[in-house]
Annotation
Predicted 3D model of a 157-nucleotide RNA (glmS glucosamine-6-phosphate activated ribozyme aptamer). It matches the Rfam family "glmS glucosamine-6-phosphate activated ribozyme aptamer". The family's RNA type in Rfam is riboswitch. It was read from a public genome assembly, where an Rfam model found it. The coordinates come from a structure-prediction model, not an experiment, and the mean pLDDT is 76. Of the family's consensus pairs, 88% are formed in the model.
């Protein structure tokens, strides 16, 4: 150095587990305790310009209803710089964004998983993991119309 095989990383409804619910190969007891040893603990869909900083119940539906409680993250949001727009250049404010740089209004189109049903695979078990069938959102979002500042000019602010 190249090639082969492994592991390991690779998460943001994401990780965790002292509450709880669940299970069992163990003692007692006799059907309930007590230790251990484990199991579960959020279904998608959406969402980072760029760099610092804050908080702290972070958007949107679901045939889920423990998705309960809790701890800790976090792409929402909020501040600052920087950068776009607001006819055209300079500045400054403001106001909305975020290199697809107009927030809000209307119509209009699209789009999901889990659940359910059947196998399979691990596992005493609780439950895990994957396969094939098959149905339904909502916000973001696209499409069309609509919708846009002030001021000053060797200078203030």
């Nucleotide at each position: 150095u190249a090639g082969c095989a492994a592991a390991a990383c690779c998460a943001a409804g994401c990780g965790c587990c002292u509450g709880a619910a669940c299970u069992c190969a163990u003692g007692a007891u006799u059907u309930u305790u007590a230790a251990g040893a484990g199991u579960u603990g959020a279904c998608g869909a959406g969402g980072a310009a760029c760099a610092g900083g804050g908080a702290g119940u972070a958007u949107c539906g679901a045939g889920a209803a423990a998705u309960c409680g809790g701890c800790g993250g976090a792409u929402a949001c909020c501040c600052u710089g920087c950068g776009g727009u607001g006819a055209c250049a300079u500045c400054a404010c403001c106001a909305c964004c975020g290199a697809a740089a107009g927030a809000g209004a209307a119509a209009c189109c699209a789009c999901a998983a889990a659940a359910c049903u059947g196998g399979c695979a691990a596992g005493u078990g609780a439950u895990u993991g994957g396969c094939a069938g098959u149905a339904c959102a909502a916000a973001a979002g696209g499409u069309u119309u609509u919708g846009g500042g002030u001021g000053a000019a060797u200078g203030c602010c």